[in-house]
RNA sequence: GCACCUGUAGCUCAACUGGAUAGAGCGCCAGACUACGAAUCUGGAGGUUAGGGGUUCGACUCCCUUCAGGUGCACCA
Repeated sequence: GCACCUGUAGCUCAACUGGAUAGAGCGCCAGACUACGAAUCUGGAGGUUAGGGGUUCGACUCCCUUCAGGUGCACCA
């Protein structure tokens, strides 16, 4: 340099192949319980879906581009 893959909550991952309000577990916060904690139970907060643009009635999903990470190939006088 070329090709391919990945990027979603603090972390690990979903979202039925375009359908309306993006969820789960762990963690965090509050409450219950307890003599106090842990565990358990209940509730809550937390997201520009990596950034930008496009297609579409509708995009996490499709297209273009940029960024970051990974894999393979090529180059290396």

The prediction has a mean pLDDT of 82.
This is a predicted structure of a 77-nucleotide RNA (transfer RNA) from an uncultured Opitutia bacterium.
It matches the Rfam family "tRNA". The family's RNA type in Rfam is transfer RNA.